[in-house]
RNA sequence: GGACCCUUAGUUUAAUGGUAAAACAUUUCCUUCACACGGAAGAGAGCGCUGGUUCAAUCCCAGUAGGGUCCA
Numbered sequence: 001g002g003a004c005c006c007u008u009a010g011u012u013u014a015a016u017g018g019u020a021a022a023a024c025a026u027u028u029c030c031u032u033c034a035c036a037c038g039g040a041a042g043a044g045a046g047c048g049c050u051g052g053u054u055c056a057a058u059c060c061c062a063g064u065a066g067g068g069u070c071c072a
Base pairs, nucleotide, nucleotide: 001071002070003069004068005067006066007065010024011023012022013021018055026042027041028040029039030038048064049063050062051061052060
C1' cells in the first nucleotide's frame, strides 16, 4: 500500500427496509430465621460517526474512525 470481516443495553450475542430480541448482570417483590437457589415483575441501547437513497434506514450506498485476519 491492497483485500476481506467486525462495531447493537454494564457484558456476550441476535435480528429484519416498517418505532431492536435474548442470556447473564442490575432493581423491586415472593419464598427463607438468614443467605444462596428458585418464582414474578421492572428499568436499561435507536444500532461507531458523517452524509446519501427512500414515504420510512440498525438494515441499502459512499466516506471516515477503531479493532482483527490475510497478501505484498